[in-house]
């Protein structure tokens, strides 16, 4: 001392003066004293729990989530921690990580061929067949590429139907071997995922971010949830009363429909309360536990509004001040975000 990784905090300070919001006192009911009043993300509303109403005897379809192991947790898809992949030289990150041997469906373009023990464009091969040449003959040499072989090489592809080396053959080829790769099975360690070893047969393509299969788990609505309280020249039932009417409809009658006084009751709509803020709460020790987190102990009280407070000024200082603002709570994720403090840890460089 240059470049980084990984965790934590802070988010102008201090005072005076004037307003606003609940809250306690006191009051002569006009008020006045008092202390108190956004976040780390109040945000987005993506998970997950409380709490409320509703619905519900189990069980299943149907749907919708989570998905590699093991804790934590109220719960969670967060959180710890481990395993197995992939990236960094490392500190350290990052992961849509369960099956593809139930079944289905896909696999563009470009290749000859994309999945079926497939395929044959080039290349390779000369067994058969033909065709020249030699040889009296068996046969030998050379040419062809029409059956047959072959999957080595070339080509296209992400992906060519195990790799790589040798053996082998006319050419080849797990067709033999031998290492690795997977698969299968045993054995050890490890709760587990997994790992390390042995033994097999010689091999079986990807995609589940297409459907599906498996295992776990989910009843709807949500503080505008619920409840109490309760106004009117509003309206509604019941029951007495008068009048035996009146009005409207019709040509009339009948029939409908509507109309009045009291008392009773509930239902409700503005309104007012209630829910509301003491909580799976903060902070400090202590102890278990790698940790996440659990127990125990002191200790504090920290908005509750409803058209909705949390502002303005002024001085003084600095590093000159960023996202942004409660709305029933809480437990995570996610996004913004001027600047700055602090703890650990990698490389490399230089001195000693």
């Nucleotide at each position: 001392g240059a470049a980084g990784c990984g965790g934590g905090c802070c988010g102008g300070a201090c005072g005076a003066c004037c307003g606003c919001g609940g809250g306690u006192g006191c009051u002569u009911c006009g008020g006045c004293a008092c202390a108190u009043g956004a976040g780390g993300a109040a945000a987005g509303u993506c998970c997950g729990g409380g709490c409320u109403c509703c619905a519900c005897a189990g069980g299943g379809c149907a749907g919708g989530a989570a998905g590699c192991u093991g804790g934590c947790u109220a719960a969670c898809g967060a959180c710890c921690a481990g395993g197995c992949g992939g990236g960094g030289c490392g500190a350290c990150c990052c992961g849509a990580c369960g099956g593809a041997a139930a079944g289905c469906g896909c696999c563009g373009c470009a290749g000859a061929a994309a999945a079926g023990a497939a395929g044959a464009c080039u290349c390779c091969c000369g067994c058969u067949g033909c065709c020249c040449g030699c040889g009296c003959g068996a046969g030998c040499g050379g040419g062809u590429g029409a059956g047959a072989g072959a999957a080595a090489a070339g080509c296209u592809g992400a992906a060519a139907c195990g790799g790589u080396g040798g053996u082998g053959u006319a050419a080849g080829a797990g067709a033999c071997c031998a290492c690795c790769a997977g698969c299968a099975u045993c054995c050890u360690g490890g709760c587990g995922a997994c790992a390390g070893g042995g033994u097999g047969g010689c091999u079986u393509g990807g995609c589940a971010a297409g459907c599906c299969c498996c295992u776990u788990c989910c009843g709807g609505a949500g503080c505008a949830a619920a409840c109490g309280c309760a106004a009117a020249u509003a309206g509604g039932a019941g029951c007495g009363c008068c009048a035996u009417g009146g009005u409207g409809u019709g040509g009339c009658c009948c029939g409908c429909a509507c109309u009045g006084c009291g008392c009773u009751c509930g239902g409700g709509u503005u309104g007012c309360g209630c829910g509301c803020u003491c909580g799976a709460g903060g902070c400090c020790u202590g102890c278990g536990g790698c940790a996440a987190c659990g127990c125990a102990g002191g200790u504090c009280c920290u908005a509750g509004a409803u058209a909705a407070a949390u502002g303005g000024c002024c001085g003084u200082c600095c590093a000159c001040g960023a996202c942004a603002g409660a709305a029933c709570c809480c437990g995570g994720c996610u996004u913004a975000c001027a600047g700055g403090c602090c703890c650990g840890c990698u490389u490399c460089g230089c001195a000693c």

The prediction has a mean pLDDT of 77.
The RNA shown here (Bacterial RNase P class A) has 352 nucleotides.
It matches the Rfam family "Bacterial RNase P class A". Gene Ontology terms of the family: dimeric ribonuclease P complex, tRNA processing and ribonuclease P activity.
The sequence was found by an Rfam model in a public genome assembly.